RNA sequence: CUCUUAUCCCGAGUGAUGCGAGAGACCUGACUCCUUGACCAUCACAGCAACCGGUUCCCAUUGCAACACGGUGCUCUCAGACCCGCCAGGAUGGCAGGAACGAUAAGGG
Numbered sequence: 001c002u003c004u005u006a007u008c009c010c011g012a013g014u015g016a017u018g019c020g021a022g023a024g025a026c027c028u029g030a031c032u033c034c035u036u037g038a039c040c041a042u043c044a045c046a047g048c049a050a051c052c053g054g055u056u057c058c059c060a061u062u063g064c065a066a067c068a069c070g071g072u073g074c075u076c077u078c079a080g081a082c083c084c085g086c087c088a089g090g091a092u093g094g095c096a097g098g099a100a101c102g103a104u105a106a107g108g109g
Stems, first nucleotide, its partner, number of pairs: 001109008013045006022033003027080004046075003051071003054067003057063001082098002085095003
């Protein structure tokens, strides 16, 4: 880099240093942050979660269980746009599901 599988509901942040102009992934709209230094990177401490490993328990090779010890991850937006079904009928409306894109984990190439 690519492929497969699973998940994407909820949850949880401050400080220091460096850089120096846009940032919140992409399309649309809104909103927010930002030279009083955002975003990003690194570090420190704290936290969230429970994917893999581990331990315990039940059991008997399994789990709608627990812990948070190790490996990761995460802790600053929202709504829509696309496909499909249903409801409504002034509709550029409402509800549900899905795809694409993107993210994470595990395994393979």